Large-subunit ribosomal RNA, domain II from an uncultured Bacilli bacterium, 681 nucleotides, folded computationally. Model confidence (mean pLDDT): 85 of 100. It matches the Rfam family "Bacterial large subunit ribosomal RNA". Gene Ontology terms of the family: structural constituent of ribosome and ribosome.
Context: one part of a larger RNA
Parts: sequence; structure tokens; C1' cells
RNA sequence: ACCGGCGAGUUUUAUUAUCGUGCAAGGUUAAGAUGUAGAGUCGAAGCCGCAGCGAAAGCAAGUCUUAAUAGGGCGAAAAGUACGAUGAUAUAGACCCGAAACCUGACGAUCUAUCCAUGAGCAGGUUGAAGGUGGGGUAAGACCCACUGGAGGACCGAACCGACGUUCGUUGAAACGCCCGCGGAUGACUUGUGGAUAGGGGAGAAAUUCCAAUCGAGUUAGGAGAUAGCUGGUUCUCCCCGAAAUAGCUUUAGGGCUAGCGUCUAUGAUUGCUUUUACGGAGGUAGAGCACUGAAUGAUCGCGGGACGCACCUAGCGUUACCAAGCUCAAUCAAACUCCGAACGCCGUAAAUUGAACAUAGGCAGUCAGAGUGUGGGGGAUAAGCUUCAUGCUCAAAAGGGAAACAGCCCAGACCGUCAAUUAAGGUCCCUAAAUUUACGCUAAGUGUUAAAGGAUGUGGAGAUGCAUAGACAACUAGGAUGUUGGCCUAGAAGCCGUCACCAUUCAAAGAGUGCGUAACAGCUCACUAGUCGAGUGCCUCUGCGCCGAAGAUUUACCGGGGCUAAGCGUAAUACCGAAGUUACGGAUUUAUAUUUUAUAUAAGUGGUAGGGGAGCGUUCUUAACGGGGUGAAGUUACAUCGAAAGGAGUAAUGGACUGUUAAGAAGUGAGAAUGCCGGU
Repeated sequence: ACCGGCGAGUUUUAUUAUCGUGCAAGGUUAAGAUGUAGAGUCGAAGCCGCAGCGAAAGCAAGUCUUAAUAGGGCGAAAAGUACGAUGAUAUAGACCCGAAACCUGACGAUCUAUCCAUGAGCAGGUUGAAGGUGGGGUAAGACCCACUGGAGGACCGAACCGACGUUCGUUGAAACGCCCGCGGAUGACUUGUGGAUAGGGGAGAAAUUCCAAUCGAGUUAGGAGAUAGCUGGUUCUCCCCGAAAUAGCUUUAGGGCUAGCGUCUAUGAUUGCUUUUACGGAGGUAGAGCACUGAAUGAUCGCGGGACGCACCUAGCGUUACCAAGCUCAAUCAAACUCCGAACGCCGUAAAUUGAACAUAGGCAGUCAGAGUGUGGGGGAUAAGCUUCAUGCUCAAAAGGGAAACAGCCCAGACCGUCAAUUAAGGUCCCUAAAUUUACGCUAAGUGUUAAAGGAUGUGGAGAUGCAUAGACAACUAGGAUGUUGGCCUAGAAGCCGUCACCAUUCAAAGAGUGCGUAACAGCUCACUAGUCGAGUGCCUCUGCGCCGAAGAUUUACCGGGGCUAAGCGUAAUACCGAAGUUACGGAUUUAUAUUUUAUAUAAGUGGUAGGGGAGCGUUCUUAACGGGGUGAAGUUACAUCGAAAGGAGUAAUGGACUGUUAAGAAGUGAGAAUGCCGGU
């Protein structure tokens, strides 16, 4: 891992609701007795009901409050009760499994820690303390030399004890080891045997370290099925309906209670809902505005202040490209501004429309982590697949078609069957069902098939405005002068460093000069003019589609791919394809209404998690009746068959002794999951 078996809402005693049965203004016994461990009988104590109100005395269809005959509170005008079944709750382990822990009593120091008693062990080599002897030395010492001596938590290094490093080992040879190196090795050394200390206790050269592979409190048995607002699991079928992820409170936030939303039962009214119209309401949003509150710009006037000047004993006067209250004018801004003010939405009444969707009472719930998307806001950075409200939708609990793939987007809500039809979104060159469809435009970028500020004689459309056959624009030819080198400045300044002025003359025209240039001149050029040429040309605004801006990491790499100049984009049109939609035909089933007699018809339905309700299948046993079985029961295997399902019967083989149907009853009653338990392979 697979297969097989086992494996989870039970029972007790109460309460409550519904249903059933008996009796009924009444219903019923309990313990106990008797009896064949039974049924039945006896047993009236007690309980519930038939009357309530009051704290009570008490009164009573009333009563209490009260001075009250007022008012008010609670009552009176609805049948119960016993047993059984079912749902739920309480009580108990209470659907099952699961802690870490807590307490009580025992058992442990053969491991290990420390201690006690008594024993044992330490190859070999080295160093050479004190002391001693002899000699020297001294007044005596001190001291010196030689030899002797054999000290030491001394040195090197085996046994022995340890464990610093790497490798190997890591389902190991080993639940801590092996190889190679490493530390101590006469000591606070190592070790044998016997003994002592025990669980909030011991022991500890101290690490939360050890106390039998177990230690922030040993092991074992019991309390014990501790408790678990937590996780996991919870076993047959079909039918009807079908949620919530919100509010309030909560030592509450992943739990609960009440309400909201679901379901079932009973009862009830022209009650509810949708849309339209009419009428009547409340309101301060969007927008707008500046009348208030604030913000904020300019201008006129200008209180007051500053600075400067005059005056200075005080008072004062004048000036000002300083600041500036306030009035006025013009133009603005606001979630916590409003002189105003919609749409939508909401409430009510009436009519039409839809037709049980509504309300009340009661039984049973589940839900309290929501998600995305559109719209209106707050938070954030007008970030987030972000967060938090409101409102609609979908998912959740919804399959089908589209979006390549894709819970939340678009279309559309699957009772079942059909090799029928027709549409939605979306599509129609090939992959791939259907147009290489029609008409008119645009795009040249493979734009389409990602992106901004910004940039550009890309190109289409619309408009405005100059110049132009008295010849424009562009190009070419020629001129582009004179006073004058304007004045100033300057070393110089002559159109062209700079500054001021910018006149006049001759002209077809020519600036006191547009740019280059020179030290300054010179030189080139432009404006401007004439000629040649012969028809459009310059500039601006709005707008359609394109261009650049555009660099990344496995592989082209945001068209799904091929590929496309339409098979791209815009406008218009006609076909077709396309879903579990709709239609057609057949069938099943639910509810309602009609008939009529129990089956038809009609209408509306039949996606579904949590959950509510209904109807069934099967297993074991019991009771009763009726059966089957060695001419082969159950079980097993195979085949084919019936039923909407759970499931049922049949045949053959195997098997070798039990077993079924019907009507009831009772449950150890249904397995795929629980890192489930046991067995087998």
C1' cells in the first nucleotide's frame, strides 16, 4: 500500500411540542401485595386538570391596589389526562477517537550522582627538592664543592581512565560506534565487592546535570471515559423547500446568546409583492452658489503701523515702487460652508396589473472567517488579488456556452430521453461549426497582436486666414547705394563689443542694418527691388488612423497557433454557426384547481452546500400465519433480467444443512476516509 473484518447521536430519569390510542370534567395510579421471575388483579397515598387574584389574612368570576362604585394590573368567554412513538432540551462520559497536565498509593540508586566500609591496579624511561656524609670556609656562622638521597595534584610514555579534531558510519556492525591522530596516566587518580540517600524528593567541582536507552520534576496502578469554546472522523436511497457569513451584548473577537435570513405545522383576513399612473409627504446629496462660516487673487479708496525729511519744549507737518484693517468692484475654493437645489431612492393613499409571494402562534435548525466585480465614498500614494462602509450582481450553494487555459467577468439557470428545430453571448481563411459576404472609407505601422510625458514637413477629413496672371511661393540673373567711419564709448568701434538715437537723400529697391567675418577696415550674405519662369503658395486651429519614445534574464513569448495587407480599424447591411436557453415529441414527479370518483385534465413547477420536511430499501433478532430444503438450504462464482433509487427475483456451477414470504415488533441496523483498530498478502 491493497484486501477482509471491527469502527461513531445510544440509554436513564424528567420537561416540552407534534402524532397515535384509551377514557373524558375528569384522567391516572406509585411503592407495595398477589401471581408461573409473565400477563392480569388489588393498591387512591400522590400527581395533572376543572378558577383566579393577593405578600398574606382572605375574597372569588372576579381579585389586588385605593378613601373610592374612579383608573389601572392580573384573570374570566378555548378539555383535559394516562400511556406509547417521534423531534428537541436538561441530567448523566451523552456521537466517536485525541492531549499536555493534576492528585493518591506503591516500585525503583544492578544505569548514573555523591557518600560510607573493605580490597585491588598503575610497563618502562627522565628530572633530581629537603635531608644526610665528606671536604673547603668562618672566631662561630653564613656560604661553597663533591657524593649520597629520592621529593613532586613534576616530565616523556603503555596498561587503565578520558573524549579535542576530521573522515567513515547515519533503515549503522553499534538507539553514540570504527580507523587515524588527541588529553591524564602517584593522583581532587582509576577500579571490584557490600552498603546509604527517593519524586517537589534525592544527588550535583552547577550543565535544568543525573536518579535503569525516560527528567523544568522517575516509573507504575488508580481517581478516569479528567477536561478539550480545538483538529479529525461520523456508514443505505429517492422526493419537496432551502439559508448565512449581518446587528446588539459578551474576559468577547476562529466561542456563545437574542434578533435577522431557512424549514415544517396550524390559523387568518381582499393581507403581501412587482410595474405603471395620479395625488400627498419628509429630506439637503449631485450640481451650483458665495447670502453666512472660513479660505484665497487683483484693483480703487484707505483706518492703523513702519521708514525718510522738516520740526523738536510739547503738539505736529510732509513724502513714500514698505505692511495693511475695512468698504466697494472683478474673479475663485470648501467632508465637518449654504441664499439655492435635482435625478434616483423612501413613506402613504387610490386605481389597474401580478397572484400566496403575507401575518400570527408553535416545533426544528443552520449561519456570526465571506470572495470577486460594477457604482458611490473613507483609509492608503485617487498603490495593492490592500483595507473599511453603502448599493446591485455573480460565486459561495450553479452545471452548460463564450473569454486559448481561467470560483467571483459576458450569455444562460441542468427533472429524464431524442442522430429534430431555433436563438443568446461570441463568432464565420485553416487548426475549428459557420461569409475568403456586400457597400463606402481609413491604416502601411504586422499598427492590429502591451504603456506615458514629450517629439516629428507620416497620412485622411473639417475650418480659419494671408499672398497670387497688375505674375505669388521656390529657384536662377542683377542690384542691395549716398550724407556716413551717425553721436558716444574706445588703443581701435567704419551696419555688425557696448550705449543713445534710428533721421534724411538718390531710387525699381536698399535697415544708421539679419547673420558670418576683420585688430579695425576689407570681404561674403540677408531684409528690400527688378528681370527670367508660369500656377498655386504660406501660416494657424480642430479632428480620424498611424510613427518615435519602447533594454532582461531556460524558448519565439501578451494575436491561442498557422498565418493575414485583410483574415486589421470605422460605418451600414444580409446570411449562417453557436448552450444542458427556447421550441417540438415521448416519459417521470411535486403543488394547486377542476371535475368526477380515484384517475384524468389544466396550470405552474422539479440546480443546490449548511439545514428543515416527506417517502422508502436493506441487515440481525422476536411473535403469528403460510411455505421451501440431500430430487440439495445458506453462502460463493458466472451469466442474463426486473425496478426511478436503495435494491429484487431467475438460471448454471460450486457448496453440503439450513432457510424464506406476509403482517407486526425490537435494534449492538448499512463504511471509503478518523497519520482509525485487528488480521492477511